Model confidence (mean pLDDT): 76 of 100. GlmS glucosamine-6-phosphate activated ribozyme aptamer, 150 nucleotides, folded computationally. It matches the Rfam family "glmS glucosamine-6-phosphate activated ribozyme aptamer". By type it is a riboswitch. It was read from a public genome assembly, where an Rfam model found it.
RNA sequence: AGAUUAUAUCUAGCGCCUGGACUUUAAAUAGUUGACGAGGUUAGUAGUUUUCGAAAGAUUCGGCGGGUGCUACUACGGUUUAGUGUAAUCCGAUAAAUAUAUUUAAAAAACAAAAUCAAGAUUGUAACAGAGGAUAUAUUAUACACUUUU
Numbered sequence: 001a002g003a004u005u006a007u008a009u010c011u012a013g014c015g016c017c018u019g020g021a022c023u024u025u026a027a028a029u030a031g032u033u034g035a036c037g038a039g040g041u042u043a044g045u046a047g048u049u050u051u052c053g054a055a056a057g058a059u060u061c062g063g064c065g066g067g068u069g070c071u072a073c074u075a076c077g078g079u080u081u082a083g084u085g086u087a088a089u090c091c092g093a094u095a096a097a098u099a100u101a102u103u104u105a106a107a108a109a110a111c112a113a114a115a116u117c118a119a120g121a122u123u124g125u126a127a128c129a130g131a132g133g134a135u136a137u138a139u140u141a142u143a144c145a146c147u148u149u150u
Stems, first nucleotide, its partner, number of pairs: 014065004019061001020033004036053003042075007076092003080088001082147006096140009110125004
């Protein structure tokens, strides 16, 4: 220095709180709560209250910061013609679209446990989504220019 293995930390639905709410207390600048998971990043600039459902139906209220979303433009890369280039198109190294089928699938809540004065947090068991992704099949998806394996 490199490779492999193990462990730890980080990896943004994330962080923060002198609003509010809750607990203890004579009293709170003490303590707690303040979004439950799923999914999500080519690079840059600008704009924007930035995906999906679960729960609840009185706080998942309110505020601040950030942000992998979306839109526009630019650059790079990929799909579509025999190849290459340019343009167009839809996309982003799992890199074209549509349809059908299969598949992938959650946590909180609830219940239980020990600790805690308590609010509440932690751990465990089992149940229930939607968007999206993956696989298979089918259908569909360019123009122009140049080149021709000896």